[in-house]
Context: one part of a larger RNA
RNA sequence: CCGUGGUAAAGGAACUCGGCAAAAUAGCCCCGUAACUUCGGGAGAAGGGGUGCCUGCAGCGAUGCAGGCCGCAGUGAAGAGGCCCAAGCGACUGUUUAUCAAAAACACAGCACUCUGCUAAAUCGUAAGAUGAUGUAUAGGGUGUGACACGUGCCCGGUGCCGGAAGGUUAACAGGAGAUGUUAUCCCGCCUUGGUGGGAGAAGCGUUGAAUCGAAGCCCCGGUAAACGGCGGCCGUAACUAUAACGGUCCUAAGGUAGCGAAAUUCCUUGUCGGGUAAGUUCCGACCUGCACGAAUCGUGUAACGACUUGGGCGCUGUCUCUACCACGGACUCG
Numbered sequence: 001c002c003g004u005g006g007u008a009a010a011g012g013a014a015c016u017c018g019g020c021a022a023a024a025u026a027g028c029c030c031c032g033u034a035a036c037u038u039c040g041g042g043a044g045a046a047g048g049g050g051u052g053c054c055u056g057c058a059g060c061g062a063u064g065c066a067g068g069c070c071g072c073a074g075u076g077a078a079g080a081g082g083c084c085c086a087a088g089c090g091a092c093u094g095u096u097u098a099u100c101a102a103a104a105a106c107a108c109a110g111c112a113c114u115c116u117g118c119u120a121a122a123u124c125g126u127a128a129g130a131u132g133a134u135g136u137a138u139a140g141g142g143u144g145u146g147a148c149a150c151g152u153g154c155c156c157g158g159u160g161c162c163g164g165a166a167g168g169u170u171a172a173c174a175g176g177a178g179a180u181g182u183u184a185u186c187c188c189g190c191c192u193u194g195g196u197g198g199g200a201g202a203a204g205c206g207u208u209g210a211a212u213c214g215a216a217g218c219c220c221c222g223g224u225a226a227a228c229g230g231c232g233g234c235c236g237u238a239a240c241u242a243u244a245a246c247g248g249u250c251c252u253a254a255g256g257u258a259g260c261g262a263a264a265u266u267c268c269u270u271g272u273c274g275g276g277u278a279a280g281u282u283c284c285g286a287c288c289u290g291c292a293c294g295a296a297u298c299g300u301g302u303a304a305c306g307a308c309u310u311g312g313g314c315g316c317u318g319u320c321u322c323u324a325c326c327a328c329g330g331a332c333u334c335g
Base pairs, nucleotide, nucleotide: 001330002329003328004327005326006325007324008323010321011320014319019316027051028050029049030048031047036041038147052069053068054067055066056065057064058063070074082314083313084312085311086310087309088308089306090305094106095105110145111144112143113142114141115140116139122131123130124129148301149300150299151298153231154230155229158228159227160224161223162222163221164220167219168218169217174212178208179207180206181205182204185200186199187198188197189196190195191194232250233249234248235247236246259293260290271287272286273285274284275283
């Protein structure tokens, strides 16, 4: 010096990102116990008192009462909740990154939309076949939201989905107008037994091919937002000023309703005011100028719950002022 354990005057979080770590609390009995609440809880709330041994009495007994005794100390050693206030998020118990994350993430009961009439939909498989299910719409699959309470506004123009079938467009197939290759044959020229060059060209066999016919789809017409999504700008106006209930105008499919709001969202920003502190970029309550909240990618609340996050307080302490000492094990020296 390091590790583990222990003790400490006075102070008691002044430490620190942060009470991290440590200390403290602790069993049982009695008294007592708030806001809030879904009336179950909250609650072991909080906060107090008692606790050993001996004798007597009462009682079946646990035990109670009375008197007495000892110690610094009686759940005499060990083991055995610290508590409260306020806010955020998630209702809750659960689940998770085996090996840096346990959470506000996932799941969840509940809610909603949607598909599926049974050889179901959906899924695996080339198939046979299997799961779904030895189930049958109070069932099964998919998606979103996420207890509960109160709610869930406007937009169907775009994209998606559902319905419609008049018209437009549209594939293969069918169809075959024609076009074209080949050449039996014929015609012309030249040299002439024969050869050679050019032209026309039936049938057949090939190549190609217009009109016409032709479904779904798309275009088109409707519906649908707890489908994907979206939810404006400028100017003026009231007898102080300020502000604008009001008016004008442009654009849009429609212009953000209720509720909440410097918020896990606020850039400017340590916004402003109030509270708490001697002093508060954090925290709580308000305001609304919402850079850039907002209603099942849910909105706002909410008792209970949380090894979650944030702020404050009581208790407690070597976290600190500010270190010291002790025990054991290392390091170190000798061997």